[in-house]
RNA sequence: CGAGUGGGCCAGACGAUCGCGGACACCUUCACCGGUGUCUGAGGAAAGUCCGAACUCCUCAGAGCACGAUGCUGGAUAACGUCCAGGCGGGGCGACCCGACGGCACAGUGCAACAGAGAGGAAAUUGCUAAGCGAUGGAGGGCUUUAGCCCGAGAUCGCCAGUGAGGGUGAAACGGUGGUGUAAGAGACCACCGGCGGACCGGGCGACCGGGCCGGCCAGGCAAACCCCAUCGGGAGCAAGACCAAGCAUGAGGCGUUCCGGGUCCGCCCGGAGCAGGGGCUGCUCGUCCCAGGCCUCGGGUAGGUCGCAGGAGGCGCCGAGCAAUCGGCGUCCCAGAUAGAUGAUCGUCGGCGGCGUGAGAACGCCGCAACAGAAUUCGGCUUAUCGGCUCACUCGCCGC
RNA sequence: CGGGAUGUAGCGCAGCUUGGUCAGCGCGCCGUGUUCGGGACGCGGAGGUCGGAGGUUCAAAUCCUCUCAUCCCGACCA
Numbered sequence: 001c002g003a004g005u006g007g008g009c010c011a012g013a014c015g016a017u018c019g020c021g022g023a024c025a026c027c028u029u030c031a032c033c034g035g036u037g038u039c040u041g042a043g044g045a046a047a048g049u050c051c052g053a054a055c056u057c058c059u060c061a062g063a064g065c066a067c068g069a070u071g072c073u074g075g076a077u078a079a080c081g082u083c084c085a086g087g088c089g090g091g092g093c094g095a096c097c098c099g100a101c102g103g104c105a106c107a108g109u110g111c112a113a114c115a116g117a118g119a120g121g122a123a124a125u126u127g128c129u130a131a132g133c134g135a136u137g138g139a140g141g142g143c144u145u146u147a148g149c150c151c152g153a154g155a156u157c158g159c160c161a162g163u164g165a166g167g168g169u170g171a172a173a174c175g176g177u178g179g180u181g182u183a184a185g186a187g188a189c190c191a192c193c194g195g196c197g198g199a200c201c202g203g204g205c206g207a208c209c210g211g212g213c214c215g216g217c218c219a220g221g222c223a224a225a226c227c228c229c230a231u232c233g234g235g236a237g238c239a240a241g242a243c244c245a246a247g248c249a250u251g252a253g254g255c256g257u258u259c260c261g262g263g264u265c266c267g268c269c270c271g272g273a274g275c276a277g278g279g280g281c282u283g284c285u286c287g288u289c290c291c292a293g294g295c296c297u298c299g300g301g302u303a304g305g306u307c308g309c310a311g312g313a314g315g316c317g318c319c320g321a322g323c324a325a326u327c328g329g330c331g332u333c334c335c336a337g338a339u340a341g342a343u344g345a346u347c348g349u350c351g352g353c354g355g356c357g358u359g360a361g362a363a364c365g366c367c368g369c370a371a372c373a374g375a376a377u378u379c380g381g382c383u384u385a386u387c388g389g390c391u392c393a394c395u396c397g398c399c400g401c
Numbered sequence: 402c403g404g405g406a407u408g409u410a411g412c413g414c415a416g417c418u419u420g421g422u423c424a425g426c427g428c429g430c431c432g433u434g435u436u437c438g439g440g441a442c443g444c445g446g447a448g449g450u451c452g453g454a455g456g457u458u459c460a461a462a463u464c465c466u467c468u469c470a471u472c473c474c475g476a477c478c479a
Base pairs, nucleotide, nucleotide: 001397002396003395004394005393006392007391008390009389010388012350013349014348015347016346017345018344020041021040022039023038024037025036026035027034043372047383048382050381051380052379053378054377055237056236057235058234062286063285064284065283067233068232069231070230071229072086073085074084075083076082087101088099089098090097091096102228103227108226109225110222111221126166127163128162129161132159133158134157135156136155140151141150142149143148175193176192177191178190179189180188196215197214198213200211201210202209203208241307242306243305244304251298252297253296254295255294256275257274258273259272260271261270262269263268277291278290279289280288281287300478301477302476314333315332316331317330318329319328320327321326352369353368354367355366356365357364358363402475403474404473405472406471407470408469411428412427413426414425421459430446431445432444433443434442452468453467454466455465456464
């Protein structure tokens, strides 16, 4: 100098004018409205609503099943699917990055289209092959007067077998190399390598790592297929919920039946009992609670206010513990709360980026651009979107000293 | 603000549970036959990267994650 990796940070600054929300004080007013002043007023993601909580209600939610989520180890945390450190696997020359990473898929069920001979503890198309049987054919040999008859090796073909080494199909065909062996072959056997399992030794809290020994080499893929194991999970969500005010129609229908007694406007109603049912515990069963008040549907009314709601798992600084995430102590600060929703517009100066022009250069002038987006109960995360810039640490390449 | 559902041909929909050579149905469109011409009818055909991106798998419309778009429901009182 070039290329790159990881972390942290900013998200233009200042001033003037006009304007908006909130709090407080003062003025005015019966009060509201209004006016003045001071202070204050978006984000790193406020977003997606994907997780985890706080908070609130559901007669506190008990047991079992179902369902859902998570999934290497150790730690952090209120909690988490998040974070930190480590292990293993993969990628990169490297800094470093990625991983839904429990079950060696020897608990079980299942899937593998097409192609291919054969696709799960499979198969034998082609190929290779000794012996056997049959056929073709006939070197050669024997008998014999010619003619003819008989035996018949090698070879070829077929059958019956052996084989899983070669070719071929496929995403995948039941270890690799070399040898022994054989009719031909094959973990059939042997040596080494690889993988798996078993017990052992050493290191580590652990995941796991290292080492030699034994075993057979038959058990490959998919669990983001069912499933199994471990852990966790009650449901709903601030339109939760509490209070006040206003207004309409305590309106209609539905949510079991039997018996007894009583009443009756003969529609039914009330009380008791039985069986059963309905509703709540927000899927089912048990269990438990309620049953004439509740629930559902239709219809009617309102479209208002206050709280929840801003002091919090809060921010910043220093010190300490820890590799770190994080935790502890001390000090300091108060930091948006609107309700159809405020946080804006214009101008000037400076700064950033780009282009053009002048200039040897430094520089100057002109023009243009400036992202993603935007609080709505609140936090901790994840994910996604994002112009441009600053900074720290590190890696690789080239050059110079 | 909260909750839920759906994206497949021009339009309306199947297929997704159990992944495969399975992308299909109706209407519409194109060509052709029939008719004097049109419609109807008959025959033949075209048209899809299954909303987008990534992942799991030999293989994804289908399973998983992220994302985009559209639609639906939810106020309080008696």